[in-house]
RNA sequence: GCGCCUGUAGCUCAAUGGUGGAGCAUCAAUCUUAUACAUUGGGGGUUCCUGGUUCAAGUCCAGGCGGGCGCA
Repeated sequence: GCGCCUGUAGCUCAAUGGUGGAGCAUCAAUCUUAUACAUUGGGGGUUCCUGGUUCAAGUCCAGGCGGGCGCA
């Protein structure tokens, strides 16, 4: 330099184009003399950026940026 894949919560990952969820983590309550374990509940997201298509975009398209792999 070229090609392919990829970017969603603190982390790992979901989500037929139709109000973005789970597990772990974190916080609180219950339990305990206390901690841990366990149970229940809560908070936490401009879905990398800029445009385009669409009534409607995390999802489709283009460009850019970051990461990974391959070729030279």